[in-house]
Context: one part of a larger RNA
Molecule: small-subunit ribosomal RNA, central domain
Organism: Huperzia crispata
RNA sequence: CUAGGCGUAAAGGGCACGUAGGCGGUGAAUCAGGUUGAAAGUGAAAGUCGCCAGCUCAACUGGCGGAAUGCUUCCAAAACCAAUUCACUGGAGUAAGAUAGAGGAGAGUGGAAUUUCGUGUGUAGGGAUAAAAUCCAGAAAUAUACGAAGGAACGCCAAAAGCGAAGGCAGCUCUCUGGGUCUCUACUGACGCUGAGGUGCGAAAGCAUGGGGAGCAAACAGGAUUAGAUACCCUGGUAGUCCAUGCCGUAAACGAUGAGUGUUCGUCCUUGGUCUGCGUUGAAAAAACAAAGCCUUAUUAAAGAUAAGGCGGAUCAGGGGCCCAGCUAACGCGUUAAACACUCCGCCUGGGGAGUACGGUCGCAAGACUGAAACUC
Numbered sequence: 001c002u003a004g005g006c007g008u009a010a011a012g013g014g015c016a017c018g019u020a021g022g023c024g025g026u027g028a029a030u031c032a033g034g035u036u037g038a039a040a041g042u043g044a045a046a047g048u049c050g051c052c053a054g055c056u057c058a059a060c061u062g063g064c065g066g067a068a069u070g071c072u073u074c075c076a077a078a079a080c081c082a083a084u085u086c087a088c089u090g091g092a093g094u095a096a097g098a099u100a101g102a103g104g105a106g107a108g109u110g111g112a113a114u115u116u117c118g119u120g121u122g123u124a125g126g127g128a129u130a131a132a133a134u135c136c137a138g139a140a141a142u143a144u145a146c147g148a149a150g151g152a153a154c155g156c157c158a159a160a161a162g163c164g165a166a167g168g169c170a171g172c173u174c175u176c177u178g179g180g181u182c183u184c185u186a187c188u189g190a191c192g193c194u195g196a197g198g199u200g201c202g203a204a205a206g207c208a209u210g211g212g213g214a215g216c217a218a219a220c221a222g223g224a225u226u227a228g229a230u231a232c233c234c235u236g237g238u239a240g241u242c243c244a245u246g247c248c249g250u251a252a253a254c255g256a257u258g259a260g261u262g263u264u265c266g267u268c269c270u271u272g273g274u275c276u277g278c279g280u281u282g283a284a285a286a287a288a289c290a291a292a293g294c295c296u297u298a299u300u301a302a303a304g305a306u307a308a309g310g311c312g313g314a315u316c317a318g319g320g321g322c323c324c325a326g327c328u329a330a331c332g333c334g335u336u337a338a339a340c341a342c343u344c345c346g347c348c349u350g351g352g353g354a355g356u357a358c359g360g361u362c363g364c365a366a367g368a369c370u371g372a373a374a375c376u377c
Stems, first nucleotide, its partner, number of pairs: 003349004007331002012345001014201004021194003025088006033081002035077003039073004049065006091191001092188004096183004103177007110154001115149007125136002162169002206247006215241002220236004258344006266322013279289003295309005326333002350377003359370004
């Protein structure tokens, strides 16, 4: 390379947008580049394959035939691929009407709690731990009441819930703003899918500059524990955690499961829509009757109508549980597939050496990305 693979054995890029490229709905017409068929020319000889012949046989040699998958020319066909033109609506999108949401950014604001400070009450301990000690406290602590300051995080609601491409997102209000879902019409008419390079986003930690600093807390100090204890435990405590701007670009960035499309048993729960139903007798899913007036509440004098809510059915879009078929080495997955298929991308090829060395690109640095070999088992 081929082939086989990528949930857990090696292997899905952290996530998206998108260039080139690859792949791609339906019906016609044209064309004839690919494609298919026929014919002609060529495809040297030797060699090779088949048959026959000559050296006594064989090797060898000779004759005839085949083969020579190719190329060129010309004729024909028009299904498929490509191309051109016309049309279509199921893919995709736009508009309209509804609608759910911790989606994002900025501004404002609220209460509980911790800490500190002030004042009052009050007096001897407090705090910590397995037990202690370091520590705080007669310069009045701890406790308690009132007041003030300041920073950070948002209890209950809260959920297998919701939103987002991923990272992620939660007190409340306002402003700006992205995306989604449903419905039935109207419109565009394949405008689609994927995506090497590229570009953007990307937790925490870290870096730079300037602020901020309540709590927590790497480093550090002390006290314990211990044979030792550069730890676990305790008392302190600085970076940091927070804000603004810029960088870094990595995570068990996980569903350890790339994106997209189609097909394929059931059952239960849940979120957001849309459509539809809810009568009486009766123990009743049986049966009968009625008929568009009849579930509940509010508005209304009443009805109708409207709104909100409850229960049931159908359907669309999500989120979950269990399972049939099928798949899987097993575990398990199972319409949210790891089933059955197709398209495109990324990646893997024994363990260690090693995500190391060297080189290159990026970065202020830390380092990131790319990424071997010798040797060894």